[in-house]
Annotation
This is a predicted structure of a 72-nucleotide RNA (transfer RNA) from an Elusimicrobiota bacterium. It matches the Rfam family "tRNA". Rfam classes the family as a transfer RNA. NCBI's taxonomy places the organism under Bacteria, Pseudomonadati, Elusimicrobiota. The sequence was found in a public genome assembly. The coordinates come from a structure-prediction model, not an experiment, and the mean pLDDT is 83.

RNA sequence: GGGCUCGUAGCUCAGUGGAAGAGUACCUCGUUGACACCGAGGGGGUCGACAGUUCGAUCCUGUCCGAGACCA
Numbered sequence: 001g002g003g004c005u006c007g008u009a010g011c012u013c014a015g016u017g018g019a020a021g022a023g024u025a026c027c028u029c030g031u032u033g034a035c036a037c038c039g040a041g042g043g044g045g046u047c048g049a050c051a052g053u054u055c056g057a058u059c060c061u062g063u064c065c066g067a068g069a070c071c072a
Stems, first nucleotide, its partner, number of pairs: 001071002004068004010024004018055001026042005048064005
């Protein structure tokens, strides 16, 4: 330098046009002499950034930023 894959909750990841969820972590309550486990509930996201397409974009298109592996 070239094309490729990825970027979503604190972390690991789903979701691929009708507007975002799981596990784990965190908080509260129950349980216990206390802790853990377990049970119930709760908070937490400008979906990497900016434009475009669309009635509507996490999803499609373009540019940029970051990460990874490959080729030279």